[in-house]
RNA sequence: AGGGGCAUAGUUCAACGGUAGAAUAUCGGUCUCCAAAACCGCGGAUGAGGGUUCGAUUCCUUCUGCCCCUGCCA
Numbered sequence: 001a002g003g004g005g006c007a008u009a010g011u012u013c014a015a016c017g018g019u020a021g022a023a024u025a026u027c028g029g030u031c032u033c034c035a036a037a038a039c040c041g042c043g044g045a046u047g048a049g050g051g052u053u054c055g056a057u058u059c060c061u062u063c064u065g066c067c068c069c070u071g072c073c074a
Stems, first nucleotide, its partner, number of pairs: 001070007010024004018054001027041004047063005
């Protein structure tokens, strides 16, 4: 330099045009002498800009970051 992929909650994953959902962690509660485990509950997210659309996490585009492949220089 060229090509491809990924970005959703603290973490791991769904949803793929039409109400953003779950697990886990944190926190609170029940239980317990205390704690752990178990059970119940609260809160929390679409990388940034632009476009298409009645409607965008989803489609298009630019940028940012990460990963992979190829190439160049050293």
Molecule: transfer RNA
Organism: uncultured Pseudomonadota bacterium